[in-house]
RNA sequence: ACAAAGAAAAGGCAACAUACUUGAAAGAGUAUGACGCAAAGCCACCGGUCUAAGGGCGAAAGCCUACGACAGCGGAGUUACCGAU
Numbered sequence: 001a002c003a004a005a006g007a008a009a010a011g012g013c014a015a016c017a018u019a020c021u022u023g024a025a026a027g028a029g030u031a032u033g034a035c036g037c038a039a040a041g042c043c044a045c046c047g048g049u050c051u052a053a054g055g056g057c058g059a060a061a062g063c064c065u066a067c068g069a070c071a072g073c074g075g076a077g078u079u080a081c082c083g084a085u
Base pairs, nucleotide, nucleotide: 004085006082012037013036016033017032018031019030020029021028022027035072041078042077045075046074047073048070049069050068054065055064056063057062
């Protein structure tokens, strides 16, 4: 230095809830507090999941559909703190 793994130390992120904003919704943003997380940093390429404004079908109830979303559902890619082993 690199790889694997994750003791200690220094820190980091923030589930859910509440309030406000935004969105058709799913969801997202900000604040407070912390469920948890060694990539719970980034990324929508692959699979999976969620929503259905618009479009299609239907007498209706409804059903189908992503160009919308989820990175804290996995995989891939990429960047990274520390120094026991």
Molecule: c-di-GMP-I riboswitch aptamer
Organism: Thalassotalea eurytherma